A computed fold for a 410-nucleotide RNA from an uncultured Bacteroidales bacterium, annotated as Bacterial RNase P class A. Of the family's consensus pairs, 94% are formed in the model. It matches the Rfam family "Bacterial RNase P class A". It is annotated as a ribozyme. From the family's description: Ribonuclease P (RNase P) is a ubiquitous endoribonuclease, found in archaea, bacteria and eukarya as well as chloroplasts and mitochondria.
Order: sequence, then C1' cells, then structure tokens
RNA sequence: GUGACAACCUGUUCUAUCGUGUGCCGGCAUGUACGGUGCAAGGAAAGUCAGGACAACACAGAGCGCCAUACUUCCUAACGGGAAGGUCCUGCGGCUGAACACCGCGGGAACAGCCAGUGCCACAGAAAAGAUACCGUCACGCCGUAAGGCGCGAUAAGGGUGAAAACGCGGGGUAAGAGCCCACGCCAGGUUGCAGCGAUGCAGCAUGAGGGUAAACCUUAUGGGUUGAAAGACCAAAUAUACCGGGAGUAGUGCCGCGUAAGCGGUUGCUGUAAGGGUUGCUCGCCCGAUGCCCGGGGGGUAGGUCGUUAGAGGCCGUUAGUGAUAACGGCCCCAGAUAAAUGAUAGAAGCCGGAAGGCCGGCAACAGGCCCGAAGGAACAGAAUCCUGCUUACAGGGUUGUCACCUUA
Repeated sequence: GUGACAACCUGUUCUAUCGUGUGCCGGCAUGUACGGUGCAAGGAAAGUCAGGACAACACAGAGCGCCAUACUUCCUAACGGGAAGGUCCUGCGGCUGAACACCGCGGGAACAGCCAGUGCCACAGAAAAGAUACCGUCACGCCGUAAGGCGCGAUAAGGGUGAAAACGCGGGGUAAGAGCCCACGCCAGGUUGCAGCGAUGCAGCAUGAGGGUAAACCUUAUGGGUUGAAAGACCAAAUAUACCGGGAGUAGUGCCGCGUAAGCGGUUGCUGUAAGGGUUGCUCGCCCGAUGCCCGGGGGGUAGGUCGUUAGAGGCCGUUAGUGAUAACGGCCCCAGAUAAAUGAUAGAAGCCGGAAGGCCGGCAACAGGCCCGAAGGAACAGAAUCCUGCUUACAGGGUUGUCACCUUA
C1' cells in the first nucleotide's frame, strides 16, 4: 500500500419554481377559503421481540397449579437489556530444549442444585451404576505322560466394546487381584484462617457409596392479574324508536262486568271507516289504517367530531463523580402530529463514487509503474401513526481503530 473480517461513527448540501400537512398571526365574506410566518421522518421511523408509562376491566386473605428468570456486584422507572468482575471451556502469542502450569491478547457459556429424591444413558459391549465375567489371570477338583482340556469358584490389574467402564500413579498386600491399606496428587461438598461489598481466590484441616444427564421429572430462590390507542373520556346528525305530555278522531257487532230494564263501562275478538299513509308525476280506483295518526319532549345506540396526542424517564453543549453502564449540576432549545393518512416534484450548481478517451514522467521498445485531466453512468436500507427505554434485523458509499493475508521499500 491492497484485500478480507470485526467494532464504532457518518448516512449529501445549496438555489429557483410549483405543491402538501400543521401551529401561530391577520382582515372579513367567519370559511374543507385567502394572505403572512414558523416547523415538517430515521439510524434504524422496520421486526412488534423484551420491559415500562398511560388507560379500561378484574382483584378480602390463603393454598395448589401454571409460566418466566437463575455466577456476583452495580446501572436503570423497569427488563429476559446494559456495565464491570468471577468461574469454566477454548484460539493465538510469550515463557521452556519441548510441554504442563503461569502470563498477555481474543472468542464462547440456559454458569442455582445430580452430595434431596426418582428416572434415563441409542449402537456396541459380559456389564451403563451398590456390575449378572467375553478374552485373560488365579485357587481348587477331575481327566491327561505332558502340552493342555473340562467343571466350579475368585478377580474389574490387563485386553476388547463404547461418547462415557467404577479416581491417577507408586508401594504394600494377595492364590491372583481390587482405595482393600499407605504416601503423593486430582475431584466433590464441608469447615477454619486470610483477601475481596460479593461471585470467588489462596493456605490448612478432617470427610468420601468418587461416571454422565435438570433445553429429564423435580427441588430451591425470586417474580408474574387480563387486555391494548381499534385502550379509553366527551359531544352528537339523519332515520327508526322504549318511555312521557298534548291534540284530532273513534261506526256496527261479538264477549265480559254492573243493572229489573233502558242503559253504562271494559275489550290486542270480527267487520267497516275518519285523519293519515302506500300504490307510477296527476285524477280515479285499490290496499293499509284506532295495537293506528299528528305535534312536542326524551334516553340509548350509529355516521361524524373533540380530547387522549406529542413539553417528554425530552434534546444539545459543558462541568463534576465513576474503570464503566450511568448519575448530579449549570446553560441553551422546543424539535412532525397527519387519519386514507402530508413531509413531495422539476431544473440548475457543488461535493462523493465511477473511470471511457487523452496527455505527461520513466524506458530503444513492448510496456511494469507513477502523475494530470476527466466523458457516460451511479447514489443503499428504508416512510412516523400514543409515547419512552432496550434488543434484533436491513444498509450503497465514505471515515476511524483493530486482527489476518499478500505485495513493495528500508
């Protein structure tokens, strides 16, 4: 210097014309209008994954169940998020003759508990857990001249199987063996001291039925109501209308009650009709019609509208505290609020990427290399919808840092 990877930062700018949404101001014709002026997408606005704010509903208390979380301390409104650290595993480098250990720089961990209990451990293997002996080893018995064979028992040291085989190694011991015993060590939980807020580390002591598995049941500890802005609050048209008040109007007959009777009262029986209504614009006709018609009041619901709704765990800058996440203080700022969903279009200029063609240096040349100029063309992922804190995912080009590889020069 080039390339790859990782982390972080950035994510075009200006001018003109036309246009969109909205806050404020203005005049009057009081508006879905006009004029002026301010503001107008993102680092992820995305996925809607985690946690909250806010809202409605639910909820005396307790237990069972279910779900989530699970090394420590801290940050935060909260979190399954973040910071710093511990333990274990692992890559590279250093140390070393080489390694182990240790040190440095990275990566990873569903990192509470299998010494609470229960279960499970494919295939292979005799056996997968208080071992049932395949080969081997050994004692004894029988057969055999012998080599050896058979039977019975002992044995987990050796072989073999397996992802994993009953702690490693040495000695004692034994018929042969075995933590059966002993020394040294590993591991586990316990305990004492020291260091640390703590996880834990270091040192010592005694103990030991010493395989793995809890993204197996389970145990322990902590936490957890449900639904989401289509939450929810308010106003409220047309049409229909529970209910209330007023008005017009009500024929005949049946039935019931009262009455000696005439008659009176009641009636969602039947028939007919007034007002009114329907039927083709009008007339006639026909049909509905008293449980109906007209006027007024009136509650609930719908369309629609207002609020919730953008001044907030707010942004920027600085100082201080802290290893850090972050916090405190000071100053300045107001920074989209649309609802079928505005935040745009066109033209020009500058910058960025890109490198056609051409020129220059070097060289005899081919041409390696360097420099200048620079046409065409290109510019990602993506679009707020109540808000906030995180996480995850996408991303052209540019920048910074780190690691690795290659090339060049000294």